[in-house]
RNA sequence: AGAGUUUGAUCAUGGCUCAGGAUGAACGCUAGCUACAGGCUUAACACAUGCAAGUCGCGGGGCAGCAUGUCGGUUGCUUGCAACCGAUGAUGGCGACCGGCGCACGGGUGAGUAACGCGUAUCCAACCUGCCCUGCGGUAGGGAACAGCCCGGCGAAAGUCGGAUUAAUGCCCUAUGUGCUCAUUUGACGGCAUCAGAUUUUGAGCAAAGGAGCGAUUCGCCGCAGGAUGGGGAUGCGUCCGAUUAGCUUGCCGGCGGGGUAACGGCCCACCGGGGCAUCGAUCGGUAGGGGUUCUGAGAGGAAGGUCCCCCACACUGGUACUGAGACACGGACCAGACUCCUACGGGAGGCAGCAGUGAGGAAUAUUGGUCAAUGGGCGUGAGCCUGAACCAGCCAAGUAGCGUGCAGGAAGACGGCCCUAUGGGUUGUAAACUGCUUUUAUGCGGGGAUAAACGUCGCUACGUGUAGCGAUUUGCAGGUACCGCAUGAAUAAGGACCGGCUAAUUCCGUGCCAGCAGCCGCGGUAAUACGGAAGGUCCGGGCGUUAUCCGGAUUUAUUGGGUUUAAAGGGUGCGCAGGCGGCGCGAAAAGUCAGCGGUCAAAGUUCCGGGCUCAACCCGGUGACGCCGUUGAAACUUUCGUGCUGGAGUUCGUGCGAGGGAGGCGGAAUGCGUUGUGUAGCGGUGAAAUGCAUAGAUAUGACGCAGAACCCCGAUUGCGAAGGCAGCUUUCCAGCACGCGACUGACGCUGAGGCACGAAAGCGUGGGGAGCGAACAGGAUUAGAUACCCUGGUAGUCCACGCGGUAAACGAUGAAUACUAGCCCUGCGGCGCGAAUGAGUGCUGCGGGGCAGAGUGAAAACGUUAAGUAUUCCACCUGGGGAGUACGCCGGCAACGGUGAAACUCAAAGGAAUUGACGGGGGCCAGCACAAGCGGAGGAACAUGUGGUUUAAUUCGAUGAUACGCGAGGAACCUUACCCGGGCUCAAACGGCGGGAGACGCGUCCGGAAACGGGCGUUCCCUUCGGGGCUGCCGCCGAGGUGCUGCAUGGUUGUCGUCAGCUCGUGCCGUGAGGUGUCGGCUUAAGUGCCAUAACGAGCGCAACCCCCAUCUUCAGUUGCCAGCGGGCAAAGCCGGGCACUCUGGAGAGACUGCCAGCGCAAGCUGUGAGGAAGGCGGGGAUGACGUCAAAUCAGCACGGCCCUUACGUCCGGGGCGACACACGUGUUACAAUGGCAGGGUCACAGAGGGAAGCCAGGCGGCGACGCCGAGCCGAUCCCGAAAACCUGUCUCAGUUCGGAUCGGAGUCUGCAACCCGACUCCGUGAAGCUGGAUUCGCUAGUAAUCGCGCAUCAGCCAUGGCGCGGUGAAUACGUUCCCGGGCCUUGUACACACCGCCCGUCAAGCCAUGGAAGCCUGGAGUGCCUGAAGUUCGUGACCGCGAGGAGCGACCAAGGGUAAGACAGGUAACUGGGGCUAAGUCGUAACAAGGUAACCGUAA
Repeated sequence: AGAGUUUGAUCAUGGCUCAGGAUGAACGCUAGCUACAGGCUUAACACAUGCAAGUCGCGGGGCAGCAUGUCGGUUGCUUGCAACCGAUGAUGGCGACCGGCGCACGGGUGAGUAACGCGUAUCCAACCUGCCCUGCGGUAGGGAACAGCCCGGCGAAAGUCGGAUUAAUGCCCUAUGUGCUCAUUUGACGGCAUCAGAUUUUGAGCAAAGGAGCGAUUCGCCGCAGGAUGGGGAUGCGUCCGAUUAGCUUGCCGGCGGGGUAACGGCCCACCGGGGCAUCGAUCGGUAGGGGUUCUGAGAGGAAGGUCCCCCACACUGGUACUGAGACACGGACCAGACUCCUACGGGAGGCAGCAGUGAGGAAUAUUGGUCAAUGGGCGUGAGCCUGAACCAGCCAAGUAGCGUGCAGGAAGACGGCCCUAUGGGUUGUAAACUGCUUUUAUGCGGGGAUAAACGUCGCUACGUGUAGCGAUUUGCAGGUACCGCAUGAAUAAGGACCGGCUAAUUCCGUGCCAGCAGCCGCGGUAAUACGGAAGGUCCGGGCGUUAUCCGGAUUUAUUGGGUUUAAAGGGUGCGCAGGCGGCGCGAAAAGUCAGCGGUCAAAGUUCCGGGCUCAACCCGGUGACGCCGUUGAAACUUUCGUGCUGGAGUUCGUGCGAGGGAGGCGGAAUGCGUUGUGUAGCGGUGAAAUGCAUAGAUAUGACGCAGAACCCCGAUUGCGAAGGCAGCUUUCCAGCACGCGACUGACGCUGAGGCACGAAAGCGUGGGGAGCGAACAGGAUUAGAUACCCUGGUAGUCCACGCGGUAAACGAUGAAUACUAGCCCUGCGGCGCGAAUGAGUGCUGCGGGGCAGAGUGAAAACGUUAAGUAUUCCACCUGGGGAGUACGCCGGCAACGGUGAAACUCAAAGGAAUUGACGGGGGCCAGCACAAGCGGAGGAACAUGUGGUUUAAUUCGAUGAUACGCGAGGAACCUUACCCGGGCUCAAACGGCGGGAGACGCGUCCGGAAACGGGCGUUCCCUUCGGGGCUGCCGCCGAGGUGCUGCAUGGUUGUCGUCAGCUCGUGCCGUGAGGUGUCGGCUUAAGUGCCAUAACGAGCGCAACCCCCAUCUUCAGUUGCCAGCGGGCAAAGCCGGGCACUCUGGAGAGACUGCCAGCGCAAGCUGUGAGGAAGGCGGGGAUGACGUCAAAUCAGCACGGCCCUUACGUCCGGGGCGACACACGUGUUACAAUGGCAGGGUCACAGAGGGAAGCCAGGCGGCGACGCCGAGCCGAUCCCGAAAACCUGUCUCAGUUCGGAUCGGAGUCUGCAACCCGACUCCGUGAAGCUGGAUUCGCUAGUAAUCGCGCAUCAGCCAUGGCGCGGUGAAUACGUUCCCGGGCCUUGUACACACCGCCCGUCAAGCCAUGGAAGCCUGGAGUGCCUGAAGUUCGUGACCGCGAGGAGCGACCAAGGGUAAGACAGGUAACUGGGGCUAAGUCGUAACAAGGUAACCGUAA
């Protein structure tokens, strides 16, 4: 110090989340020791039991108990002792009692309290103060009682009543009075007002207590003054949230007088006055003890207030007073209330928020411990007593700190585990074992008895008689602890969380959107580093994690330190009170400000320095500090006061400007209507129609008239206005602004919460008006529907007057004001020049309206003197999305509704700008058999073949839009074969290696069997270096095998976009960045082909070319090819000699490049009846397929990871199936006929490319034929296979035919072990559908389509009409690019990015959740009125008691509580009801995003 998360990517906005620290914590797992600190946060809930406040006999009367003494008695008996009993207050002491002091401290708790409660500062001239200290003075005389005790009574008890007697430091009277108090009188010094008060006069009133001691003496007592300490009161400032709490208050504010108090005061009372508080937040509601401090933070802040310290408040709840120096009193009293307990039912008792402890509540918080040794407190002369304060111990990882669980060596890198590329390696890991060493801790034994201790007591000494010193002695809970030593022995001691990213640490197995994880993003659907386990690793470590809460990160409430054009956010606009802010000069003051000094800021804590526990935590000593108050000074700035100025602002004068506003008058065009003329069949309307109007005369057209509304052209980036808004002409009234020049006022200014006013359209009220338009409504269309878009009508409304309402995407999405900061251009209205002289134009200047652009700003887009720049002032507003501008409350409104304005719940985003793509029923340009123009097909029929479906024991599997479907398959009768049925085998059907043993293998043959297989008989090896080897089958071992799954784990290969022209890189440049540029633009091309231009310059993969075939020529070579010339020869034939010229064959070359000409063009290039040429502008064809897309296809061609099977999912065999058949589709074949069929013919003609030895087969013979028999040649330019259409003649004459050939019957041929399922071919016979094919759809641009045959692969044969090739014959058409399809480039919009087969909205249906309303029902706290009213203070009375003082009693005021009544407020619940949110695959539609198919959106109404 940051990080993750919105996107395909980017920047910015913005929320959510994480890493840190902290805690009085809790929970989970784990746990050796020590020190220090901590421990009911919840029920201020209820409490059993014990303890927590007593003490003084030196105040007193006394004597229950204890002890001693004395006396008496009894017993034992040692004659004096012991024990027992009784008496005796005589002594020590002492229960209870009177009295004194204490009990108001200490300890607990945080309920209440938003307050002078607390904090801080100041004040009290308005006060008190027991014990303590100092000083002065005093302490005389007398008296009456009440407890206790005694007697008696009541009661269960608690307790209580009556009588008698009695003491005191208890009470009373009298005296004295330094003095004090009150009244009166005097009044110095002084003070902030009332004042204060030294001093003085007179009068009245007011004191006391004794005890101890032989004594000295000492402790007390009374009065006064002062001090100290502690308290009381007043005031300034500070002190939580809510305005959906805006008004509150009647003792309320002040005065006078009184009462009361320690004292001031409406604290209380009578009277008088009418005030007091509040937007600088009163009142009300909610919450809360406050501070020192604590946590966090760089700080400013934020949060907290447990332990410790200070203050406050409280003590079961509420009230009250008494006593006292002090209380309205935790362990006191009275009353009321609730609760608990006792009870003899009459009546009583109690208050743990003291220490322990119990129950309850709760996630959760300890022992019914020890001691007064220390510290402190109370009492006491003192010893001492009391002290759950305190000090210690116990329990608890609940925190902080420290220590330990060993250290060193040790590689065969052991065993085991885990992993892997697995004969081996890696890792766990120097880790272990093993060797040596150490001993903190532990255990045992021993030492130690520390420090804290001084006081106290006794004695002595000194002097100043109560202090100090010395000596002796006493006192330790913790504790026989800490600490120290010795011995034993590595011995007694390690876990938790995590390992996808953030975040440090990874593999295997299991699981298979299951189980589960998760702080956020997100993991899991068969290869999960994310689940569970394991191994390994990482982090921390006596702990580690989780949860909760706080601060931080979060500059995410922004003072430090944010924003508001588009992300959330400028009020619709103006005027303006308060408030905030404010020009220049001089002077003064000193409030703010600054500085010095002083006081305070308790201690503890924090910072720093030093010290003590072995260290540390901890503890001790020192040091520093904000704030507040006072005082002295400074005077720049702000402020205040005074005085002046003119620049801000305003006034006056002059000149202009405008759709600025109000009122009145007038005008023409158009529209509609009325009357009338002309006129006739339609008009109108639409994409097309229809509704509608019209022969009762429409539309059209002429004339006249009426009505209402709006003002064409001018007209504009024009003008005016604060905004809304304002447009015919004219009159009038009102207002504004600008410019010009002087004069005047003299800061009069800016902004502006509340407030007031204005405020489009729609809407509302009342009354008018109503032509056109036109929500609603009606009809017609459209449509799947059409409550819409379109059409025909049409009511409110639109218009006027008056009133209301107060909202808009009321927008520049940009508040107002002022100043400053380069320019250029256009324009409106002024002024001044030049010019012109009816006009134009041009320069300067002021105020407006626009465009471009610089610096700068901005996330960018953009803004840019009209700022979104640089600054200042004031106002308004924002703080994630949804819920929601909703609910409730309040205010306003006639209503509609407006203003103000939440929460629960829910999401991990929502949103902005820009980028690259993709897409658009956006645009531009372009090419393509894409359309069009043509030719021929498919879709109808039959058959062939493939597929779907169905069927089946099986009909094996795969391929499925284009890019599956005559596809894998270039050959399913067995085999193939993977499927089914059945029969066999299990080192296996095959193969390899090793070992053993046997033998040739084999051939012939027999039996069972469907075969595989099983069994039998006969016959029989080779080579050798003699070790053995070859071959065959058998046995054993090691390797098996799988067409089982996953093409979504893969390699390889392939299809498609597409032979489309694209796809990228380096460097540079631009941009914060994604990215752009290059690759865009113009021209051109088949082409990102090239040229030009150019912040780009180059390059790569593609294009093209290089390669092959064809077309021409040359050259070389001529056999099996050829035959021109020469010769021979035949019926004929290159048949022969010969030749290699030609054809041809096959090697090498040439040739074509827009090279030449002309035109156009800058060029590239294009054009041409051009030339030449075999070929001309890429000559034709092939091979060649960029980056990539489709998780495209293939695990069944092959290979391969993982998973699965192993007497079976392997393998062998027989048979069946892959060939099924109601149907549907694709691809084909043959046809439907005359451009044809058939027959015949001719010398019957003419190819190319291939193939051939288990082959092609000439020729001959037989057969109608398939074919058979015989048989020459050929391993091929030699022999063989070899055309058809065409051509000629004849016939058929439009018909289901002499078309068509399916189907079926019969007879055969061939291949093969075998043609039943299930082959092809031949012959004879049979002769089906079909007469040119609906919607729709396919191919083809030239040697192409069409048509004709030929060959080959596979192959025994063949279901081939398929595939791949070959040649023969050989067309038509293209105007053109509007449209369909796919594609390329540029541009535009986008809410798409799985990318339009996208995204997405609302109702309805289902489940869940929170919430609003609601008849009511229930609860709570606070307040008010009335009634009642305990205890108690005060007052009054007081006939009763008392000699009296006085008191009881009674009454009055107040008053807790109770009752009652009407409300207000808050909460809970509720039939029913409203919307909202969330939820893998529900329904209906298609609203939005592209021109989203009617542009979208805002306000309003229906």